Predicted 3D model of a 73-nucleotide RNA (transfer RNA) from Planktothrix sp. UBA8402.
The RNAcentral record of the sequence draws on ENA.
The coordinates come from a structure-prediction model, not an experiment, and the mean pLDDT is 80.
Its Rfam family is "tRNA". The family's RNA type in Rfam is transfer RNA.
[in-house]
RNA sequence: GGGGUUAUAGCUCAGUUGGUAGAGCACCUGCCUUUUAAGCAGAGGGUCGUAGGUUCGAUUCCUACCGGGCGCA
Numbered sequence: 001g002g003g004g005u006u007a008u009a010g011c012u013c014a015g016u017u018g019g020u021a022g023a024g025c026a027c028c029u030g031c032c033u034u035u036u037a038a039g040c041a042g043a044g045g046g047u048c049g050u051a052g053g054u055u056c057g058a059u060u061c062c063u064a065c066c067g068g069g070c071g072c073a
Stems, first nucleotide, its partner, number of pairs: 001072001003070001005068002010025004019056001028042004049065005
């Protein structure tokens, strides 16, 4: 320099042939327990990397860029 890949909750990850996003763990609250742990119930937490485009509507499609990691030269 060029290619392809990845980015979603604090962490690990789903998700949709485009119709307004979930799980597990963690954190918080309550119950239980002599207490802790375990168990049960509940709540909170997201500009879906950034900026544009297409569309009635974009996490999803298209483009560029930033970051991570992988080949090639």